Lysine riboswitch aptamer from uncultured Anaerotignum sp., 165 nucleotides, folded computationally. Model confidence (mean pLDDT): 82 of 100. It matches the Rfam family "Lysine riboswitch aptamer". Rfam describes the family as follows. Riboswitches are metabolite binding domains within certain messenger RNAs that serve as precision sensors for their corresponding targets. Rfam links the family to the GO term lysine biosynthetic process. Taxonomically the source falls in Anaerotignum (Bacteria, Bacillati, Bacillota, Anaerotignaceae).

RNA sequence: GUAGAGGUGCGUUUUUCAAAAGUACGCAGACGGAUAUCAUAAGGGGUAGCGGAGGUCUGCGGAAAGGGAAAAACGCCGAAGAAGAAGGUCGCCUUAUCUCUUUCUUCUGGGCGUACGGCUAAGAACCGUACGACUGUCAUUGGCAUACUGCCAAUGGAGCGCUAC
Numbered sequence: 001g002u003a004g005a006g007g008u009g010c011g012u013u014u015u016u017c018a019a020a021a022g023u024a025c026g027c028a029g030a031c032g033g034a035u036a037u038c039a040u041a042a043g044g045g046g047u048a049g050c051g052g053a054g055g056u057c058u059g060c061g062g063a064a065a066g067g068g069a070a071a072a073a074c075g076c077c078g079a080a081g082a083a084g085a086a087g088g089u090c091g092c093c094u095u096a097u098c099u100c101u102u103u104c105u106u107c108u109g110g111g112c113g114u115a116c117g118g119c120u121a122a123g124a125a126c127c128g129u130a131c132g133a134c135u136g137u138c139a140u141u142g143g144c145a146u147a148c149u150g151c152c153a154a155u156g157g158a159g160c161g162c163u164a165c
Base pairs, nucleotide, nucleotide: 001165002164003163004162007077009076010075011074012073013072014071015070016069017068025061026060027059028058029057030056031055035048036047037046038045039097040096041095042094043093044092080108081107082106083105084104085103086102087101088100091098109135110134112132113131114130115129116128117127118126137157138156139155140154141153142152143151144150
């Protein structure tokens, strides 16, 4: 440098389905009586509002995003994920945060289970931490076996690793 392995393996996209939810929201009526809204907070500036705001109740209508399940396709094995820093993007303006994204540094071999925390509509999923066995790989030690190969067990390490050329 090339090609590979780990397996309930990783990620992306599309379609269908459930859920979100009879929720948000719209219209009508009654009550009520001053605020509501433009992602969150502060400041500012708009828009609507005593010609009745927000809210509560009744009736009639009634979504969607993110996330999930299945199938298919694509890209792959630091696949990917997280934390921090710097930059960019997004919204009525400014600052900070949030959404999205790029680069750098650090950590994590992988999936599973349990607990806690975050996110979420959510006991789901996703993310983080800790613990627990399991599993792949290499090393060491011991045993079995027998052409230097293989099998089993124990202990330990980490993917900038391992195997083949």